[in-house]
């Protein structure tokens, strides 16, 4: 350089082009308890960037940005 792949929350992962993006561990309040650890409550948090296609885009397409492979 060329091909392929991935990029969602604090982490690992979901989400038929159509409902307010979910879940689990995590945090943070509380309830209980004499306390504290579980345990149940309830809350905060994410679509890598810009544009195009659609009445609609996390989902197609394009280009950029970053990781990972692969190749001579």
């Nucleotide at each position: 350089g060329c091909c392929g792949g991935c990029g969602u929350a604090g982490u690992u992962c979901a989400a038929c082009g159509g409902u307010u993006a979910g879940a689990a561990c995590g945090a943070a309040g509380g309830u209980a308890u004499c306390a504290u650890a579980a345990a149940c409550c309830u809350u905060a948090g994410a679509c890598g960037a810009a544009a195009g296609u659609u009445c609609g885009a996390c989902u197609c397409u394009u280009u950029c940005c970053g990781c990972c492979g692969g190749u001579a």
Overview
RNAcentral holds the sequence, with entries from ENA. A computed fold for a 72-nucleotide RNA from a Patescibacteria group bacterium, annotated as transfer RNA. Its Rfam family is "tRNA". By type it is a transfer RNA. Its mean pLDDT, the model's own confidence on a scale to 100, is 82. The source organism's lineage runs through Bacteria and Bacteria candidate phyla.